[in-house]
RNA sequence: GCGGGCAUGUUAGCGCCAGGACCGGAAACGGUUGACGAGGAAUGGCGGUUGUCGAAAGACUCGGCGGAUGCCGCCACGGCGAUCAGUGAGCCGUCAGGGAGAAAGCAAAAAGCGGAAUCAACACCGUAACAGAGGUUCUCCCGGCACUGUGA
Numbered sequence: 001g002c003g004g005g006c007a008u009g010u011u012a013g014c015g016c017c018a019g020g021a022c023c024g025g026a027a028a029c030g031g032u033u034g035a036c037g038a039g040g041a042a043u044g045g046c047g048g049u050u051g052u053c054g055a056a057a058g059a060c061u062c063g064g065c066g067g068a069u070g071c072c073g074c075c076a077c078g079g080c081g082a083u084c085a086g087u088g089a090g091c092c093g094u095c096a097g098g099g100a101g102a103a104a105g106c107a108a109a110a111a112g113c114g115g116a117a118u119c120a121a122c123a124c125c126g127u128a129a130c131a132g133a134g135g136u137u138c139u140c141c142c143g144g145c146a147c148u149g150u151g152a
Stems, first nucleotide, its partner, number of pairs: 014066004019062001020033005036054003043076007077093004084149005097142007112127004
């Protein structure tokens, strides 16, 4: 390098590390840390953007680089207005109007305890509890247009 087998991993809080911090070492240098889950690709393209939610912590989730399913704008396509078609404007994105309120329900880590490993820092394994957004359900409010053609 090629081929085969086994195991692990199953994806965006994701990957990385030059600052800082920590450990080892006299030093050189080596090692460690650096996002905890939930939610999110239900149209495509381009551009922009310090890109949602809480939990924990209070040297770091700090700082830096890259990425990113988010959001915004434009374009295309598509859907919608109590018949059909077209056009315009509007609102949206295939569950294809907007807003407000309420309810139920939902996590992991950190900490603690136990385990195992290392010179050590750190990381690892097991164990309990606890969110918010989104989504779901319910209620209320607002919107649900204009023109043309055809038919009843």